[in-house]
């Protein structure tokens, strides 16, 4: 240097399925009253609907869903995975932007919580980013204990790492 296999954590990471709560008595639809020319994510174009009433407001009736979350089960795993930037592609009529998803390159992050700020979100749930003080795993150094393996304390580092076997 190469190959194969392992460990961290009782909230390790991610995916799928089922159930449940929330979303919500909300959107949408129908009726009535008022308003009176626009509506269709933003801008432009095209198209469709609209004075046989668009849109908006109020009342009544009917009444969801997706994303996200929890529990259970199963599967794949230990850069598992997440995320920033750039490029490309897909989605809805066309173009551009925005949004969502996927791929590639590159950067950051050992791991899971807590707190604060910002952001996404219906949300006080949860996610993401940044910061802070601790906990924990790996390795190294020092001291002490121990026959030894090793353990405790302190400090520093962190995954392209560490560790076992093998060429």
């Nucleotide at each position: 240097a190469g190959g194969u296999g392992g460990a961290g954590g009782u909230c390790g990471c991610a995916a799928u399925a089922u159930u449940u709560a929330u979303u919500a008595g909300u959107a949408a639809c129908u009726u009535u009253a008022u308003u009176g020319a626009g509506a269709u994510u933003u801008a432009g174009g095209a198209g469709u609907c609209g004075u046989u009433g668009a849109u908006a407001u109020a009342a009544a009736g009917u009444a969801a869903a997706a994303g996200g979350a929890a529990a259970u089960a199963u599967u794949g795993c230990c850069g598992a995975a997440a995320u920033g930037a750039u490029a490309u592609g897909u989605a809805a009529c066309c173009u551009a932007a925005a949004u969502a998803c996927a791929u590639a390159u590159u950067g950051u992050u050992g791991g899971g919580g807590c707190u604060a700020u910002g952001u996404u979100g219906a949300a006080u749930a949860a996610g993401c980013a940044u910061a802070g003080a601790a906990c924990u795993g790996u390795c190294a150094u020092a001291a002490c204990a121990g026959u030894g393996a090793u353990g405790u304390u302190a400090u520093g580092u962190u995954g392209a790492g560490c560790u076992a076997c093998u060429u």
This is a predicted structure of a 167-nucleotide RNA (Lysine riboswitch aptamer) from uncultured Gemella sp. Of the family's consensus pairs, 100% are formed in the model. NCBI's taxonomy places the organism under Bacteria, Bacillota, Bacilli, Gemellaceae, Gemella. It matches the Rfam family "Lysine riboswitch aptamer". For this family Rfam cites "Riboswitches Control Fundamental Biochemical Pathways in Bacillus subtilis and Other Bacteria" (Mandal et al., Cell, 2003).